This is a predicted structure of a 501-nucleotide part of an RNA (small-subunit ribosomal RNA, 5' domain) from an uncultured bacterium.
Its mean pLDDT, the model's own confidence on a scale to 100, is 85.
RNAcentral holds the full RNA, with entries from ENA, Greengenes and SILVA.
Rfam family: Bacterial small subunit ribosomal RNA.
Context: one part of a larger RNA
RNA sequence: GAUAAACGCUGGCGGCGUGCUUAACACAUGCAAGUCGAACGAAGUUUUUCCUUCGGGAGGAACUUAGUGGCGGACGGGUGAGUAACGCGUGGGUAACCUGCCCUGUACAGGGGGACAACAGCUGGAAACGGCUGCUAAUACCGCAUAAGCCCUUAGCACUGCAUGGUGCAUAGGGAAAAGGAGUAAUCCGGUACAGGAUGGACCCGCGUCUGAUUAGCCAGUUGGCAGGGUAACGGCCUACCAAAGCGACGAUCAGUAGCCGAUCUGAGAGGAUGUACGGCCACAUUGGGACUGAGACACGGCCCAGACUCCUACGGGAGGCAGCAGUGGGGAAUAUUGCACAAUGGAGGAAACUCUGAUGCAGCGACGCCGCGUGAGUGAAGAAGUAUUUCGGUAUGUAAAGCUCUAUCAGCAGGGAAGAAAAUGACGGUACCUGACUAAGAAGCACCGGCUAAAUACGUGCCAGCAGCCGCGGUAAUACGUAUGGUGCAAGCGUUAUCC
Numbered sequence: 001g002a003u004a005a006a007c008g009c010u011g012g013c014g015g016c017g018u019g020c021u022u023a024a025c026a027c028a029u030g031c032a033a034g035u036c037g038a039a040c041g042a043a044g045u046u047u048u049u050c051c052u053u054c055g056g057g058a059g060g061a062a063c064u065u066a067g068u069g070g071c072g073g074a075c076g077g078g079u080g081a082g083u084a085a086c087g088c089g090u091g092g093g094u095a096a097c098c099u100g101c102c103c104u105g106u107a108c109a110g111g112g113g114g115a116c117a118a119c120a121g122c123u124g125g126a127a128a129c130g131g132c133u134g135c136u137a138a139u140a141c142c143g144c145a146u147a148a149g150c151c152c153u154u155a156g157c158a159c160u161g162c163a164u165g166g167u168g169c170a171u172a173g174g175g176a177a178a179a180g181g182a183g184u185a186a187u188c189c190g191g192u193a194c195a196g197g198a199u200g201g202a203c204c205c206g207c208g209u210c211u212g213a214u215u216a217g218c219c220a221g222u223u224g225g226c227a228g229g230g231u232a233a234c235g236g237c238c239u240a241c242c243a244a245a246g247c248g249a250c251g252a253u254c255a256g257u258a259g260c261c262g263a264u265c266u267g268a269g270a271g272g273a274u275g276u277a278c279g280g281c282c283a284c285a286u287u288g289g290g291a292c293u294g295a296g297a298c299a300c301g302g303c304c305c306a307g308a309c310u311c312c313u314a315c316g317g318g319a320g321g322c323a324g325c326a327g328u329g330g331g332g333a334a335u336a337u338u339g340c341a342c343a344a345u346g347g348a349g350g351a352a353a354c355u356c357u358g359a360u361g362c363a364g365c366g367a368c369g370c371c372g373c374g375u376g377a378g379u380g381a382a383g384a385a386g387u388a389u390u391u392c393g394g395u396a397u398g399u400a401a402a403g404c405u406c407u408a409u410c411a412g413c414a415g416g417g418a419a420g421a422a423a424a425u426g427a428c429g430g431u432a433c434c435u436g437a438c439u440a441a442g443a444a445g446c447a448c449c450g451g452c453u454a455a456a457u458a459c460g461u462g463c464c465a466g467c468a469g470c471c472g473c474g475g476u477a478a479u480a481c482g483u484a485u486g487g488u489g490c491a492a493g494c495g496u497u498a499u500c501c
Stems, first nucleotide, its partner, number of pairs: 001500003005497005012373006018366002020331001025329003029326003034071003039068002042065010078284003087209008097201002102197007110144001112142002119134006150175004156169005180189003210256003217247002222244004227239003259281004263274004286307005309320004337363001339362003345359001346357004376406004386397004410442001413436004420428001445490005450471003456485005466473002
């Protein structure tokens, strides 16, 4: 000098930040991911038109929705347990790759089929949740047709590269598509295939990345080859066979510690230390394992299995996962509200209106940090009183107070009142800000005073009580302990402790 700090004493205001560093301990409660009726059938409510045998039936409009279906739940948000690793940083490579939504271009959308939910009936179970029979729609599912591109196989030509190869043209055989909706219409939103772009990802490589040798040898899919499987893709990634390799004092292996970086702190720099907040990457989601769906996950608020724990149970069986936002218990020196709003920015869905959004924007709490402001200004010697001290004369506090003259920053009171919002729409918020009146009123402490080190006297104590960062003070006049007066330094803070330079 610094801090994600804590503790002691003290505490007026504002702005901007910041706030479980410990138990990746366990969690009550609420919320945190939905949306689309302009994909689909159906049900309900309101309203309306027509028919009517007056029971009702058929149709339209608006709204609501459980289900089928689509898109999104792989983003956003949290945490740092693991990881010493191509994890991260940096620079390259992919002639070894994928990419929903978005943009551009090209070519298409013909004609069929069978189901399953919802629903109805029956029925099992305490519940969670089911079972059977029957009916039904679709942009759900499945054949067929078509194929400019595309894929597989066959056999070529040209050009070209750092190897495997790549690009273009052309031959034959085989294969794979589609969906409609809204609107009077125009048209719009969608669908399929192919090519390109953009974005996002995947893999590989060079270099860098803590400590220990009181860890010296390590390794059997191990190292390489061949063949196959698998993958978006290369690869012992996996399998069979063959060979016996591969790594290591330039530190392998083992052990310990640790998320990495931009950055932050310090320092003249070189360095050293740190990795909280914000941003990038990675990993994880009660512990371990697994796959499914999907463009994308081996998926925090999805599924299955196993373990521990908690809860419900009719004992047969079930339910759960805050390292999301609040909040609770616990641990701890220690860390906040079960707040408001989608007004803004952004995200998901939707044609839109809009809905959802504990992302976010705000507010609340904490002097936790930084910054700013205030606690008054001028005048005022009878040098008042009080207090302390005294050589009893005085000296100090001290222009300090009082008194007089002013001012009103902040706070308080009253009135007005934004920007943030493109037409409308403001949580913040009657906030910021402005104006007026009003009273010096409501607003100063903490540490230190032997030397280092700015600042001294008195009394008490008497190697006691105590102080102390180092040197050291205290045993009867202690500038070093305690108190008082005075002083010094900082100041809404001041000291102490801890840690880093």